[in-house]
């Protein structure tokens, strides 16, 4: 240099055209003598960034930024 791959919640990852979701995490409350574990609740998201298709975009297209991997 070139060719794929990833990029959603604090963390790991689902979701591949019609409302953004789950596991452990925090935070409350219940149990326990208490801590642990178990049970329930709630919060927590500019879905890398910009443009474009579409009534409608996490999701297709294009450029770009960032990790990763082959190749040269």
């Nucleotide at each position: 240099g070139a060719u794929c791959c990833c990029g959603u919640a604090g963390c790991u990852c689902a979701g591949c055209g019609g409302u953004a979701g789950a596991g452990c995490g925090u935070u409350c409350g219940c149990c326990u003598u208490u801590u642990a574990a178990g049970c329930g609740a709630c919060a927590g998201g500019u879905c890398a960034u910009g443009g474009g298709u579409u009534c409608g975009g996490c999701u297709c297209c294009c450029a770009u930024c960032g990790g990763g991997a082959u190749c040269a």

The RNA shown here (transfer RNA) has 72 nucleotides and comes from Candidatus Xenolissoclinum pacificiensis L6. RNAcentral holds the sequence, with entries from ENA and Rfam. The prediction has a mean pLDDT of 81. Its Rfam family is "tRNA". By type it is a transfer RNA.